RNA sequence: UUAACGAAUGGGCACACCCGCUGCGAGGCGGAGCCGCAAAGCCGACGGGUCUCCCCUCAGGAUGACGGCCGGGUUGCCGAA
Numbered sequence: 001u002u003a004a005c006g007a008a009u010g011g012g013c014a015c016a017c018c019c020g021c022u023g024c025g026a027g028g029c030g031g032a033g034c035c036g037c038a039a040a041g042c043c044g045a046c047g048g049g050u051c052u053c054c055c056c057u058c059a060g061g062a063u064g065a066c067g068g069c070c071g072g073g074u075u076g077c078c079g080a081a
Stems, first nucleotide, its partner, number of pairs: 005079002012037002018031005035068001041074003046071003049066003052062003
């Protein structure tokens, strides 16, 4: 230095609940934050999955939602064994 790995320290992120605002809805934004996370950083116009709305239903449609569901791509902090 690279790859793998995850002890420690400091910091970071942040589910649920709660408060305010907002969306038809899934949800979103801000505050606060038990659980948790070494990529729980970024990319959703990369594959799959789940959910919502429209649709009587199916089929189908949405520049709809999640991404803290699983993979993929990419960048990256610390440094014991």